[in-house]
RNA sequence: GGGGAUAUAGCUCAGCUGGGAGAGCGUCCGCCUUGCACGCGGAAGGUCGCAGGUUCGAACCCUGUUAUCUCCA
Numbered sequence: 001g002g003g004g005a006u007a008u009a010g011c012u013c014a015g016c017u018g019g020g021a022g023a024g025c026g027u028c029c030g031c032c033u034u035g036c037a038c039g040c041g042g043a044a045g046g047u048c049g050c051a052g053g054u055u056c057g058a059a060c061c062c063u064g065u066u067a068u069c070u071c072c073a
Stems, first nucleotide, its partner, number of pairs: 001072007010025004019056001027043005049065005
């Protein structure tokens, strides 16, 4: 220098053929208990790496770019 993969909640990750942004764990609150844990219920938490484009509509399609991993040279 070139090819490929990955980037989504604090962590680990889903997200189908473009239309509701989600799960588990964690955090907080409540119930339960003499109290804690377990269990149950609820809540908060997101620029979908970044910028632009296409579209009525983009995590998803296109272009550029950043970081990490990997292959080739």